Description:
Model confidence (mean pLDDT): 83 of 100. Small-subunit ribosomal RNA from a metagenome, 1397 nucleotides, folded computationally. The sequence is in RNAcentral, with records from SILVA. It matches the Rfam family "Bacterial small subunit ribosomal RNA". Its family is annotated with ribosome and structural constituent of ribosome in the Gene Ontology.

RNA sequence: GUAGUGAAGCCUAGCGAACUACCGACAGUGGCGAACGGGUGCGUAUCACGUGGAUUACAUUCCGAAAAGAUGAGAAUAGCCCAGGGAAACUUGGAGUAAUUAUCAAUACGCCCGAAAGGGCAAAGAUGGGGACCGCAAGGCCUGUUGCUUUUCGCUUGGUCUGCGGCCUAUCAGCUAGUUGGUGAGGUAACGGCUCACCAAGGCGACGACGGGUAGCUGGUCUUAGAGGAUGAUCAGCCACACUGGAGCUGAGACACGGUCCAGACACCUACGGGUGGCAGCAGUCGAGAAUCUUUCACAAUGGGGGAAACCCUGAUGGAGUGACGCCGCGUGGAGGAUAAGGUCUUAGGAUUGUAAACUCCUGUCAUGCGAGAACAACUCGGCAAGAUUAACAGACUUGGUGCCUGAUAGUAUCGCAAGAGGAAGAGGCGGCAAACUCUGUGCCAGCAGCCGCGGUAAUACAGAGGCCUCAAGCGUUGUUCGGAAUUACUGGGCGUAAAGGGUGUGCAGGCCGCGCCGAUAGUCUGUUGCGAAAACUUCAGGCUCAACCUGAAUCCCGCAAUCGAAACUUCAGCGCUAGAGGUUCAAAGAGGGAAUUGGAAUUCACGGAGUAGCAGUGAAAUGCGUAGAGAUCGUGAGGAACACUAAAGGCGAAGGCAGAUUCCUAGUUGAAACCUGACGCUCAAACACGAAGGCCAGGGUAGCAAACGGGAUUAGAUACCCCGGUAGUCCUGGCAGUAAACGGUGCGCGCUUGGUUUGAGUUGGUUAGACCCAAUUUGAGCCGGAGCUAACGCGUUAAGCGCGCCGCCUGGGAAGUACGGUCGCAAGACUAAAACUCAAAGAAAUUGACGGGGACCCGCACAAGCGGUGGAGUAUGUGGCUUAAUUCGAUGCAACGCGAAGAACCUUACCUGGGCUUGACCUGCGGUUGAUAUGUGCCGAAAUGCACAACCGAAGCAAUUCGGCUACCGCGCAGGUGCUGCAUGGCUGUCGUCAGCUCGUGUCGUGAGAUGUUGGGUUAAGUCCCGCAACGAGCGCAACCCCUAUAGUUUGUUGCAAAUCGCAAGAUGCACUCUAACUAGACUGCCUAGAUUAACUAGGAGGAAGGUGGGGAUGACGUCAAGUCCUGAUGGCCCUUACGUCCAGGGCUGCACACGUACUACAAUGCAUAGCACAAAAAGAACCCAGAUCGCGAGAUUAGGGAAAUCAAUAAAGCUAUGCCUAGUUCGGAUUGUAGGCUGCAACUCGCCUGCAUGAAGUUGGAAUCGCUAGUAAUGGCACAUCAGCUACGGUGCCGUGAAUACGUUCCCGGGUCUUGUACACACCGCCCGUCACAUCAUGGAAAUUGACAUCGCCCCAAAUGACGACAGUCCUGAAGGCAACGCCGAUAACUGGGA
Repeated sequence: GUAGUGAAGCCUAGCGAACUACCGACAGUGGCGAACGGGUGCGUAUCACGUGGAUUACAUUCCGAAAAGAUGAGAAUAGCCCAGGGAAACUUGGAGUAAUUAUCAAUACGCCCGAAAGGGCAAAGAUGGGGACCGCAAGGCCUGUUGCUUUUCGCUUGGUCUGCGGCCUAUCAGCUAGUUGGUGAGGUAACGGCUCACCAAGGCGACGACGGGUAGCUGGUCUUAGAGGAUGAUCAGCCACACUGGAGCUGAGACACGGUCCAGACACCUACGGGUGGCAGCAGUCGAGAAUCUUUCACAAUGGGGGAAACCCUGAUGGAGUGACGCCGCGUGGAGGAUAAGGUCUUAGGAUUGUAAACUCCUGUCAUGCGAGAACAACUCGGCAAGAUUAACAGACUUGGUGCCUGAUAGUAUCGCAAGAGGAAGAGGCGGCAAACUCUGUGCCAGCAGCCGCGGUAAUACAGAGGCCUCAAGCGUUGUUCGGAAUUACUGGGCGUAAAGGGUGUGCAGGCCGCGCCGAUAGUCUGUUGCGAAAACUUCAGGCUCAACCUGAAUCCCGCAAUCGAAACUUCAGCGCUAGAGGUUCAAAGAGGGAAUUGGAAUUCACGGAGUAGCAGUGAAAUGCGUAGAGAUCGUGAGGAACACUAAAGGCGAAGGCAGAUUCCUAGUUGAAACCUGACGCUCAAACACGAAGGCCAGGGUAGCAAACGGGAUUAGAUACCCCGGUAGUCCUGGCAGUAAACGGUGCGCGCUUGGUUUGAGUUGGUUAGACCCAAUUUGAGCCGGAGCUAACGCGUUAAGCGCGCCGCCUGGGAAGUACGGUCGCAAGACUAAAACUCAAAGAAAUUGACGGGGACCCGCACAAGCGGUGGAGUAUGUGGCUUAAUUCGAUGCAACGCGAAGAACCUUACCUGGGCUUGACCUGCGGUUGAUAUGUGCCGAAAUGCACAACCGAAGCAAUUCGGCUACCGCGCAGGUGCUGCAUGGCUGUCGUCAGCUCGUGUCGUGAGAUGUUGGGUUAAGUCCCGCAACGAGCGCAACCCCUAUAGUUUGUUGCAAAUCGCAAGAUGCACUCUAACUAGACUGCCUAGAUUAACUAGGAGGAAGGUGGGGAUGACGUCAAGUCCUGAUGGCCCUUACGUCCAGGGCUGCACACGUACUACAAUGCAUAGCACAAAAAGAACCCAGAUCGCGAGAUUAGGGAAAUCAAUAAAGCUAUGCCUAGUUCGGAUUGUAGGCUGCAACUCGCCUGCAUGAAGUUGGAAUCGCUAGUAAUGGCACAUCAGCUACGGUGCCGUGAAUACGUUCCCGGGUCUUGUACACACCGCCCGUCACAUCAUGGAAAUUGACAUCGCCCCAAAUGACGACAGUCCUGAAGGCAACGCCGAUAACUGGGA
């Protein structure tokens, strides 16, 4: 020095009995609270709510004020302890104890009962302090505070009664027995049928009782210019409820959310015996749902309960959390910076995104990091001072200042520093409404859509992109409410035709109501007072940085009640008046109604006479009647119904309706002049009555007519229209029914507002001899029309005009005037009267077209009158179909089909098969290679093409020679396409149609679409022209100007012509004629006559070559048909690019059971054949037209001359003359086939034309149907040309010759034009549209039957509980739930079935 151990001392503080005091936790007694606060909206149509009153009919713990009191006595019971039962919840027994617990006695200012006398009624202490006095002490005693008892007043909070107000439904019209009232009693805090006994028979209801459905009410909220409409979250007031139903107890207050009892449903525990529970408190879980938050912090503030207080409790409350759910504020940057890249579009130039970015320079909100850091705090409490109180002190109280302490939110708001444009923009839309446009993709698909509507190959509408627009931490969608919506109309609508006037009258209630005076004051008006909560809205201020938000003040709450007044109007009462209304008198008209009587004509039937074969009926017939004698005719009779002429825009009636005449009964209307009544009036829900035709019941009647029915016709059918019959019914009497386009599609009454004219019934006046007549006026019935009204049409003193009163009715179309329910009816059915579902319209009036088996007028070879054809045959040609490797494509009613094609053997050619090429058969630009603008010959091959050699070039070599290369090649832009779309287009064309139409400017009319002009009267080929006219003008069309043709003239004179002359001929002379081809003339209704009032014009005539656009051509308005053509060419878009391009050979476009169109040739004698003779026009010709000659039977061949043409080149035919044929499958007809030839062409097999000989088919004039043509036309005859080597040409385009018939006329067919009319059409009659049936879908009615909810009544049974009775046991009244039976109402399911969409 290190490690371990021990002792002493010191330090630390563990365990712990009894008692006392204190503190804390738990349990119990007692008091107060728990009836507040918090939640929800089940129920409730109610005094539940709102608002104003009443309570002398009431209560009110705590609180404030006041008065009086607070004395004495005994007793019980929890807790605790002991002992049991039970799984538990819990419970039984014993002992013993306290209080501000309970009880008894006393007292009674006051209170209660009572008329009074009189009777009745209470209490509790706790605690602070203290001198004297008493006591062992506790304490007594005094005093403060607080509590207790009785009573009064007040405040507050409640109870009850009541006026008024606020939902739907009448397919709910009658409801009510404690119901309404009274008397008495009971009960309650209190009035009351609140309850009971007795008595009376009331009470409510169309101003909606009763029933059903729905619903908490209000301040307010949303919307609106307002009035209204919708709504009742958050906040506030009231009510109701607390698992469902019932009940009371306690208490000041409950019939009590986190209390009790009973019953029920549900859930949980259980030892199976029995128990427990109630989130519509705060969080949270589950379920349902399109959908709605944290099992958070604190009592710091505000408020509540207890307490003397400290303090305790408080998911009330204050905070935080979640959610863009709403409102408000802020940010995501600012300045400079050029036309970058990329994207998109493009007219390829550019434009746009776009100062946007990059880049440069700044700023620093919010977010981020670091740091500082609030307010909401006042109280309470401690001690100090003063005041008041007390005998005094103390305490408590009041005031003042003082000290300590209290913050959930929160380390939040806020502030400072730092860094850095750094971390921070989306959503919807872009066709119109409605701000904002392009490309691509897609192709009635995918999809969009609020409404209209987009999408079928160029989508601003779908999808994507670029750009743009709007809003913005949001933006869109969905749902809901109000608005717009004058679309339920109070403000503020309508009813002739759009939805809507009751079929008509009488009429109670109701509504409305003439003039004057007096009064009342209900309505009305003025003033004042009370209430109308606060919040909210509005205005002015203030506080959070602003705002949202909050605070203050004012306004407002448009209302209710009370009261002093006013008296014009309405009302009420009274007195009057006469203009409304009614009555009396005298007149007037009438199919007004009812009953009875009566008349003639006609129909039918019966009988009789006379008489014979038809009658009747229809578009035409038949059924029917008739020789058993019809019909027609004459006479007699029977019976029923209807009343000719008069008769009319006429009359009457409330409407329906009313018609021969006479009589009776009866209603209404009108006029005139006075008188009377004195508002007696108007309208009218309900009610009552009337009410065409048809229908029903009972009884009659029945001539004619005539549903049903029978027969005959018509027709595809004909349950119809037409015809022959015929029963109900039609007629009468008595009932029912109660509807109609019951219409003037127009309710009734009153007043006012320019007119003309006709007519019925009166009156007055004028005139007259008297009438007719004229004027005025009243009342009916009509037409036209002014203002005004009306959407227009129209109405218009008989209003649909201007006003008043009352009633009825309407609110998109369909479903539907239907279903269900109710009432009525014998029935048929009538009245009342929805919804589901479905559509985006339905409807009115007028306009323009189109259409009509509507009307008027007119035209056209449209019909008719004629001539010739087609459809039948053969052939040619085109088309369809079929076939094929291909039979290329297009054209398809008229208006495709001899069309594109004015020329398919190759070519053409686009199609097919095969063989080839790939910057290409063709155009253009650039780059590269090669000397070169690029030659010749041969071979293979079907050809295209390919190959070889020579020539040429290069290398090696001195050279010969050898080797290699080339005939243009390689590459890039591009060429090319008869590939698609004519429904993307230009251009061209067809057609209506050479029809006479189609438009515009200005003006005028109309709300407008539109109209007028352009219609009307004439006339024309014509919207041609004339006249008239709210139109005046103009344009495109018509006509004319152009060409050909018919006549004449002038000029021209070869190639034309040609008299005469010359010449063999060629030709020369000539230009009169013909002709040629240029210019002129001519024809214009110019002239005459007639017709029309004039005109345009028409008819006839003269002259003339021609006469009324002379004949023909060219010329085609606005438009229609998405007409035709992408294959003439052009062209957008799409598609192909060694092929959908291009070259070549062969084939095909020509294919053949068939059908159609267009032509040719015929069927014959007006013909055919043979021979002879005569007369054109126009056009083309050089790789062309071809004379003449020779050959050939002929097609043609060989030669040869003329002609680039009025020069050359052609026989015109039909016709005429003569002969033959003699009615036949022929001397008609010529197909088809055989054979021999010719021509063109590289080439005639598929697949050309022509010729000779031979062959010699069908066909003998053509069914239904249908085409062309009106004069130099039809018909008929030939000639020429284009295309073209040749030709299928009999086609097309032209030319000339010969050369007719007929047209009365516009009824009909077709097409067109003008005017008018109807329209439900507008894609326009090829339109639209109705019903059944079939299939699918949807909603709904009926329905045998099944089933559920709700409510009511009756009966049974009775829990808890209150009350009553009883000594007890217990019993009785009422009684929820439960059970039984019935009725009502609302649903659900449903075989089958009805109508609807």